[in-house]
Context: one part of a larger RNA
Molecule: small-subunit ribosomal RNA, central domain
Organism: uncultured prokaryote
């Protein structure tokens, strides 16, 4: 090296494209490199193992065989991978006409609240809480009407609804955009799968410039509670949340379940197709593609999963390998920085 494992014990990279590499449909021919078969030669001796022989025996010495699983060379075989060259359509693409979608971008609009300002009625409170006070208010507030301003986020619809590879996406309208699906079967013919490195997206915070600022609100300040109160509760309030464009690359980035492909009882919802039936209906049935809830086998340590698999395979990548130390030191790349990423030991139970 050969092992066992990754839902929850240790272990799926946040998600994607893709190099290399791995592995890959059906069917002819040819080859004959892996493969198998037989010769030939080598595989020194001692060992080893198996017959004998010699020291009284053994250990030990010896002598025949037997091996020396290996190399090469050479004849042959030809089912399997390999290589070459034909053909196919079932994977995979394309092309037709359709269906659904908060799928990204960009630009326009628009109403409902909060805030503030500015008028107009009005007068003595508001406001807060458990109680309170901090705080606003006779220089006229809370309340109410009317106006104007601005930023933010979009109630109902709404739903184990739907898009999206993940982050994620939710007023309306509109320019160009990306994939899905189902139908027919017209075209290409294994064009595929998965993927070290590479690359590209990536939630919230955070960081740079420049704007932006209703509300919320880290840090501050103050009132309270308290033994204390650097809190929880109240009053205020800055970055920041919002926008633009560059950075950051983490999250309990979760279905705690890498992608793909096959097979495997069912039963009852939903969403968007096609398509068949009549008794034409709020209707039945089939098929497909998603998303939920049970549920047979099977599988599990046990919860549980159960055609959306954690069930039987198969191909390919990634991880784990007792707990602390520790995702640290230290180096090295990356970053304006915060930190990121990769990754130990000593010691110790």
């Nucleotide at each position: 090296c050969u092992g066992g494992g990754c839902g929850u014990a240790a272990a799926g990279c946040g998600c994607g494209c893709g190099u290399a590499g791995g592995c890959g449909g059906a069917u002819g021919u040819a080859u004959a490199a892996g493969u198998c078969a037989g010769a030939u030669g080598u595989g020194a001796a001692a060992u080893c193992c198996c017959u004998g022989g010699g020291c009284u025996c053994a250990a030990c010495c010896u002598a025949g065989g037997a091996a020396c699983u290996g190399c090469a060379u050479u004849u042959g075989a030809a089912a399997c991978u390999g290589u070459a060259u034909g053909u196919c359509u079932a994977g995979a693409g394309u092309a037709u006409g359709g269906u659904a979608g908060a799928g990204g971008u960009g630009a326009g609009u628009g109403g409902a609240a909060u805030u503030u300002c500015a008028g107009g009625u009005g007068u003595a409170g508001c406001g807060g809480u458990g109680a309170a006070a901090u705080g606003c208010g006779u220089a006229g507030a809370g309340a109410u009407c009317u106006g104007a301003a601005g930023g933010a986020a979009c109630a109902u619809c709404a739903g184990u609804g739907g898009c999206g590879a993940a982050g994620g996406c939710g007023a309306c309208u509109u320019c160009g955009u990306g994939g899905c699906c189902a139908a027919a079967a017209a075209c290409u013919g294994a064009c595929g799968c998965u993927g070290a490195g590479g690359u590209g997206c990536g939630a919230a915070a955070g960081c740079g410039u420049g704007g932006g600022u209703a509300g919320c609100a880290a840090a501050c300040g103050g009132g309270a509670u308290u033994a204390g109160a650097u809190a929880c509760c109240c009053c205020g309030g800055u970055a920041g949340u919002c926008c633009a464009c560059g950075c950051c690359g983490u999250a309990a980035a979760c279905g705690a379940u890498g992608u793909c492909a096959a097979c495997u009882a069912g039963u009852c919802g939903u969403u968007g197709g096609a398509c068949c039936c009549c008794u034409u209906g709020a209707g039945g049935g089939u098929u497909u593609a998603g998303u939920g809830a049970c549920g047979c086998a099977g599988c599990u340590a046990a919860c549980g999963c159960a055609u959306u698999a954690a069930g039987u395979u198969g191909a390919c990548c990634g991880c784990c390998u007792g707990g602390g130390g520790a995702g640290u030191a230290c180096g090295g790349u990356c970053g304006c920085a915060a930190g990121a990423c990769u990754a130990a030991a000593a010691c110790u139970c």